RNA sequence: AGAGUUUGAUUCUGGCUCAGGAUGAACGCUGGCGGCGUGCUUAACACAUGCAAGUCGAACGGACUUUUUAAGUUGAAGCUUCGGCAGAUUCUUAAAAAGUUAGUGGCGAACGGGUGAGUAAUACAUAAGUAACCUUCCCUUAAGUCUGGGAUAACUCUUCGAAAGAAUAGCUAAUACCGGAUAUUUUCUUUAUUUCGCAUGAUUUGAAGAAGAAAGGAUUCGUCCGCUUUUGGAUGGGCUUAUGUCUGAUUAGCUUGUUGGUAGGGUAAUGGCCUACCAAGGCUAUGAUCAGUAGCUGGUCUGAGAGGAUGGACAGCCACACUGGGACUGAGACACGGCCCAGACUCCUACGGGAGGCAGCAGUGGGGAAUAUUGCGCAAUGGGGGAAACCCUGACGCAGCGACGCCGCGUGAGUGAUGAAGUCUUUCGGGAUGUAAAGCUCUGUCAAGAGGAACGAUAAUGACGGUACCUCUGGAGGAAGCCCCGGCUAACUACGUGCCAGCAGCCGCGGUAAUACGUAGGGGGCAAGCGUUAUCCGGAUUUAUUGGGCAUAAAGGGCGUGUAGGUGGUCCUUUAAGUCAGGUGUUAAAUGCUUUAGCUUAACUAGAGUUUGCACUUGAAACUGGAGGACUAGAGAUCAGGAGAGGGAAGCGGAACUCACGGUGUAGCGGUGAAAUGCGUAGAUAUCGUGAGGAACACCAGUUGCGAAGGCGGCUUCCUGGACUGAAUCUGACACUGAGGCGCGAAAGCGUGGGGAGCAAACGGGAUUAGAUACCCCGGUAGUCCACGCUGUAAACGGUGUUCACUAGGUGUAGGAGGUAUCGACCCCUUCUGUGCCACAGAUAAUUCGUUAAGUGAACCGCCUGGGGAGUACGACCGCAAGGUUAAAACUCAAAGAAAUUGACGGGGGCCCGCACAAGCAGUGGAGCAUGUGGUUUAAUUCGACGAUACGCGAAGAACCUUACCAGGGUUUGACAUCUGCAGAAUUCCUUGGAAACUUGGAAGUGCCCGCAAGGGAGCUGCAAGACAGGUGGUGCAUGGCUGUCGUCAGCUCGUGUCGUGAGAUGUUGGGUUAAGUCCCGCAACGAGCGCAACCCCUAUCCCGUGUUGCCAGCACUAACGGUGGGAACUCACGGGAGACUGCCUGUGGAAAGCAGGAGGAAGGUGGGGAUGACGUCAAGUCAUCAUGCCCCUUACGCCCUGGGCUACACACAUGCUACAAUGGUCGGUACAAAGGGUCGCGAAGCCGCAAGGUGAAGCCAAUCUCAAAAAACCGGCCUCAGUUCAGAUUGUAGUCUGCAACUCGACUACAUGAAGUCGGAAUUGCUAGUAAACGCAGAUCAGCUACGCUGCGUUGAAUACGUUCCCGGGCCUUGUACACACCGCCCGUCACACCAUGAAAGUCGGAAACACCCGAAGCCAAUAUGCUAACCGUAAGGAAGCAGUUGUCGAAGGUGGAGUCGGCGAUUGGGGUGAAGUCGUAACAAGGUAGCCGUACCGGAAGGUGUGGCUG
Repeated sequence: AGAGUUUGAUUCUGGCUCAGGAUGAACGCUGGCGGCGUGCUUAACACAUGCAAGUCGAACGGACUUUUUAAGUUGAAGCUUCGGCAGAUUCUUAAAAAGUUAGUGGCGAACGGGUGAGUAAUACAUAAGUAACCUUCCCUUAAGUCUGGGAUAACUCUUCGAAAGAAUAGCUAAUACCGGAUAUUUUCUUUAUUUCGCAUGAUUUGAAGAAGAAAGGAUUCGUCCGCUUUUGGAUGGGCUUAUGUCUGAUUAGCUUGUUGGUAGGGUAAUGGCCUACCAAGGCUAUGAUCAGUAGCUGGUCUGAGAGGAUGGACAGCCACACUGGGACUGAGACACGGCCCAGACUCCUACGGGAGGCAGCAGUGGGGAAUAUUGCGCAAUGGGGGAAACCCUGACGCAGCGACGCCGCGUGAGUGAUGAAGUCUUUCGGGAUGUAAAGCUCUGUCAAGAGGAACGAUAAUGACGGUACCUCUGGAGGAAGCCCCGGCUAACUACGUGCCAGCAGCCGCGGUAAUACGUAGGGGGCAAGCGUUAUCCGGAUUUAUUGGGCAUAAAGGGCGUGUAGGUGGUCCUUUAAGUCAGGUGUUAAAUGCUUUAGCUUAACUAGAGUUUGCACUUGAAACUGGAGGACUAGAGAUCAGGAGAGGGAAGCGGAACUCACGGUGUAGCGGUGAAAUGCGUAGAUAUCGUGAGGAACACCAGUUGCGAAGGCGGCUUCCUGGACUGAAUCUGACACUGAGGCGCGAAAGCGUGGGGAGCAAACGGGAUUAGAUACCCCGGUAGUCCACGCUGUAAACGGUGUUCACUAGGUGUAGGAGGUAUCGACCCCUUCUGUGCCACAGAUAAUUCGUUAAGUGAACCGCCUGGGGAGUACGACCGCAAGGUUAAAACUCAAAGAAAUUGACGGGGGCCCGCACAAGCAGUGGAGCAUGUGGUUUAAUUCGACGAUACGCGAAGAACCUUACCAGGGUUUGACAUCUGCAGAAUUCCUUGGAAACUUGGAAGUGCCCGCAAGGGAGCUGCAAGACAGGUGGUGCAUGGCUGUCGUCAGCUCGUGUCGUGAGAUGUUGGGUUAAGUCCCGCAACGAGCGCAACCCCUAUCCCGUGUUGCCAGCACUAACGGUGGGAACUCACGGGAGACUGCCUGUGGAAAGCAGGAGGAAGGUGGGGAUGACGUCAAGUCAUCAUGCCCCUUACGCCCUGGGCUACACACAUGCUACAAUGGUCGGUACAAAGGGUCGCGAAGCCGCAAGGUGAAGCCAAUCUCAAAAAACCGGCCUCAGUUCAGAUUGUAGUCUGCAACUCGACUACAUGAAGUCGGAAUUGCUAGUAAACGCAGAUCAGCUACGCUGCGUUGAAUACGUUCCCGGGCCUUGUACACACCGCCCGUCACACCAUGAAAGUCGGAAACACCCGAAGCCAAUAUGCUAACCGUAAGGAAGCAGUUGUCGAAGGUGGAGUCGGCGAUUGGGGUGAAGUCGUAACAAGGUAGCCGUACCGGAAGGUGUGGCUG
């Protein structure tokens, strides 16, 4: 950094997709180790169990334990003088010491930890303010800590309750509570004063008055810890302000404590925070209100950046703690592990009543694609309490689980070729795996075992942990997978499969040779991971600030006017908001970046530096803005002119048309492609006259004029708008644009009332047509016209918004002005305004635009962001309606599109050619037969060929064979090839069975070459085994070769150059000409190649040479015959030459190419014919000529044999033959060819037979002999127009020939039989001269023949061509195109079927929010004085005060109600989308067969049609 994908190709526009990075991830396969991190994104769902907030006995009274002492009590063992001693031990009391702690009290519990439901601002971020505030503990300053008092828990007794717990009575302490004193400071009131501030005010120093404190504990007696008042600080907060912070206008108006004021209340404090009163304000297009979504940030991910996305861990702030409400306590809460109330849920219950809140750490259930241990420890860090020791701490430190992420390491290293084996592949030679393995020599990271052993704590204390780390031991041992390999994108082969199975991110693979599916081998990539999925950014300049566009691709509002807004001419002064520069503060830490350091390295961690903003402040003054002053170049005004279909109103005019009346006049008129409907003998059309009516204004008329656009056209008058020109004067920036708003706005349409001639949706009729709801025709109503009102849209277009400035020209035209010139008018020149064409620079994807910009710039507005769905639905606004404006989504596709290019095509145009038509001749299509094909049949009717370009084609010849088919019989190394072994000469003959193939048995026989011999070799035969043979089995869509066709048409290309961004163009087009891209001329082309032509063959004329088998003029012989002698002249044969080239002349043409005519010549303009077939097209034909890849068969799909079939036969088609007759038939006679064939052959003469043929055997390997007779023709006779003396099918009988064999299934002969057919419908074929037509002859194949076929040969021998309008085919140029599989193209709509999403819908269900009313818990506040009461006052009564009660305001949940809103479902219904082969038509693309399209109205199965106006796309 790009790439793929629209096309036949190209450029552009434009979407879709990919390569990158990232993640709290999940899933699939796999899994060695370690370090550091990280782990419920879903149900703010419900929670069993344990733990997570306590501590202080140095605040207090108790209780309890231990020890000691003292007193009392008990009194064991033992001793005893029996008196007792002794004193273990028990208990009680007191004291002391040590310790425990239920309660009172203090501090903490408001931190720490969790979560992100709510919240779009009571939040967060940044920067400020607080002169409007508070702050426990801590530090600091100052001063104190005096004197009294009354209770109460614990405890005891009693009572209630299941429990939780509660009540009564009694006792007691305090650092608990209360009174009094004192008052440096503090607060308040009054008053004086200093300094200062942006206002309220703050501050300094005084005076007077008022109010207000306290608690003790420990002690080693030094003091320490507390307490009270206070100063300052620190810390933490409260409140306020500014700026910033998502989406929707299909949410446009919201608000009544609302906005402000006064007074009061309340608070730590300001404030409608609350109350009363007063005023009527406040917010909003710079988006209020409403709705949806969402914790915010530091940061994180991505990006070149600007940005975009995100907010998990860590850190800051906020909010919440089952849901909702509330306060209490306190420095701090309206309080996660506190209280009260309401609600839902769960649990306990003795049914009376109680208890609970994991969004703390673990853990459970549930949900989910998905997320861990009911672990250890307070050792460290930190927190609470305490004087401390200590206690508590699921904060935290660690460990466990998970490849979830990042980082590091390993799975070995060296050597090792016979390139082992195996596997894969192969052209069978080999190649690959591959130094890879094995083998040999080593090492020891990790892991394992053993031993030692930290830092973290510099003295004690270690959960981690006998862990990190170190040493030793042995041995390559225990440790590699995943994805991909068609292009993008690195990496290829085989097999399997056969549009199946499957793949796929996009394009797309798969229908028998798949590098795309599956498997294998190999390869590529990454690696303890690899892929997939999901999501975000990127690429995407695809929302464009950086950095896009709007003539035709999506996109300029139909046009104007003008509000807000945006922007704005010249000069001077000033200001300092923007702008620029410096400084200060802040920008938490972490992160990021740079650098340094610590863990072996890295990840990780630590240190230092840096970090775009905001605020304050100091300055500068060019530019923008503000203020003031001036100017005239922008803009406007005045005056004078001329132009104009500009607008409105009134009047007038003629032509045409229709109607009415009258006259003339008679049979038609009208209409069309052709007709008909229609009108007309009741007198039309036509024509003349008169009258009436409505609408529109010929010529002039012009890419002329005017208008903002729509639009405006006879003439006159009146009213009126704008522009232009000229010369001065005046105002002095008054300007430009313009969201909303307002106005105008073709046609159609609507309302009311008129009018109505013509035209004419709808409608009726007639045609056309398969149909014709159309095009054409005859009628015809709304409407078209007028007035008033509505509608508000068009292809309302220059598809080009308005304004200003600048940037070569040329040439028309309209309206002015000036100059020059002239007697004058022109001509000419300059200039302004409008309107066209061409063109430079420049622009553009191209087309094209080009001073009338789509160029270069400036200002403002509107609009676009893939195609379809859709300008549709819903909502809203407007409208009488029709409808208009605004305007989505689901779903679906990978394109849709613009311009240009090459083709192809057109019921587009131009030019030209061809037996293409026309002009002719003969046919085919009808008949019979032959042959081929289809179909049918069959055991088989083998296979192929199917428009032209299959069908008398492969097949130049199916009775067997051929033969590939069928039935049956047989065979398996094979009918054929090569190799090995054994045996045998080959071979011949006889024989069994059999339809044959085959099979049984036997006999004869011994060759050639080398060698003295033995033996060997070649060839052949048999047997055996396997390699292999064999296949007319498949695929002509895997192929070669060959062939057909366009087409013997004149075309098809290349090199260099030039033009174009490019595909491509040019050349090859143009003007002539030709059979021809043949030639000439011209030309940004110049040349060249394959084709054309020529060279080749035959033929037409002549010459030369050679004359046998050919020839015979002259000579001779012969009865006759070139038969013979002879001849070499002629014919002819063979070989070689000549000749024809527009060479010559005339005309024409351009001094060309050429053309026309002529001469000469056998032949004249390629003389006639043949061979020769460019680049390519048709996946044309052929695997059955041959060859061949792959697949398939291998005792058969091979091979052999017999018989059958390919010859079938209701039918259809194609190609031929014979005919239908007199230009003929028949009989007899008489002529004239050419070209071929012949030894397994042609076969003469003669003889036999009616004949086919037989016999015969001469001659001939052929210019010798033979097939062989040519036939039409000619001469003569008969037939006389008929199903015939035409025609010959069919059938019968008898034969001949070939052949092993003519039954299926041959040909021919004779006799007999004698169908159809009397010239052929629609349609259609061939042929332009030695041609058509007619006539026969020969050959190949071949035993014979189905040959009437095919290929050749000669004989006789015409007619016609005006011409290119039309049909078919082709060539060149041009034009249109939505076609490119290329018109046999493309493509539209209804209907039918399936599926999908969606709108409407009677209704129904639910959510959230608001409103009104009812009820009203807890609770604060207020009121009240019903009850009760220790402290204070009072002698007392009582008071003050408090508690409870009651009442009230407010008030959650709940209830009721109506209205709106959002969503789900919904019979039915509307359109939409999608779907290899459905139906109907053919609307569009070509002039698409009626040019198309836009708006509108009506109509119609459907595309659509018609009317009206508009556009050219």